[in-house]
Order: sequence, then C1' cells, then structure tokens
RNA sequence: UAAGUAAAAGCCAAACCUGCCGAAAGACAGGGACGGAAAACCGCGGAUCUGAAAAGACAGCCGGGUUGCCUCGU
Repeated sequence: UAAGUAAAAGCCAAACCUGCCGAAAGACAGGGACGGAAAACCGCGGAUCUGAAAAGACAGCCGGGUUGCCUCGU
C1' cells in the first nucleotide's frame, strides 16, 4: 500500500423478550443471533423517522472524515 475467495484468533450483535429512560422517533442494560471485514468512532451532505413547531432520532440506509483486527499479495 491493493484486495476480501477460503480459513482462523478475537470482536460486534438485527428481529424478538425483559427492565429502564423519553411526548415520540428511539437510547441504555440483560437475554438472544439475522447478519457484519469496519455492524469501530464522528450527525459533515443526502435519505428516512418523530414532532404543531422549536428541536430531535438514526453510524446495521447511502456518501464523506478519522482510526483499526485477521488473511493474502506487492
């Protein structure tokens, strides 16, 4: 520095259930595994969702930024 077919070490954990916070979208904790090679972090652009609005939510929707494990190649 390119790639992610296969394998392997470890990692994360959708739906759903329980508890808890919130007006809501949703967050958090425990259980649970559909999946993931950034499903790590950042709401910067777009999308979507909540809300009368103000304002929020979503990183496991797509881009962008930062960092990083394994394998393999140069």